[in-house]
C1' cells in the first nucleotide's frame, strides 16, 4: 500500500416488544438479535417514505431514511507486500 478468505480482542444492532416525543414517516430510551468489516460520521448527488402545511385537484420537502447506492471524512482488527 493492498485486501477482509480464514481468525480474532473491541464494537454496532434488523424484527419485535415497553416508554416519552412527533400530524406522519419516523426518532430518543430500556429489552431483544437479523444481520454488519465501516451497520462510525456526512443529506453532496441519486433514490425511497410521510404530507402537519400549501394547492380546487394532480401533486408539492423544508420533514425521514447514513443498516437504499454512489461520493466525502475518519478508524480496530487481521493477511499479503
Nucleotide at each position: 500500500u493492498u485486501u477482509g478468505a480464514a481468525a480474532a480482542a473491541g464494537g454496532c444492532a434488523a424484527a419485535u416488544c415497553u416508554a416519552u416525543c412527533g400530524a406522519a414517516a419516523g426518532a430518543u430510551a430500556g429489552g431483544g438479535a437479523c444481520g454488519c468489516a465501516a451497520a462510525g460520521c456526512u443529506u453532496c448527488a441519486g433514490a425511497u417514505c410521510u404530507a402537519c402545511g400549501g394547492g380546487a385537484g394532480a401533486c408539492u420537502a423544508u420533514g425521514a431514511u447514513g443498516g437504499c447506492u454512489g461520493g466525502g471524512c475518519u478508524a480496530c482488527c487481521a493477511a499479503a507486500u
c-di-GMP-I-GGC riboswitch aptamer from Ureibacillus sp., 81 nucleotides, folded computationally. Its Rfam family is "c-di-GMP-I-GGC riboswitch aptamer". Its family is annotated with cyclic-di-GMP binding in the Gene Ontology. It was read from a public genome assembly, where an Rfam model found it. The coordinates come from a structure-prediction model, not an experiment, and the mean pLDDT is 85.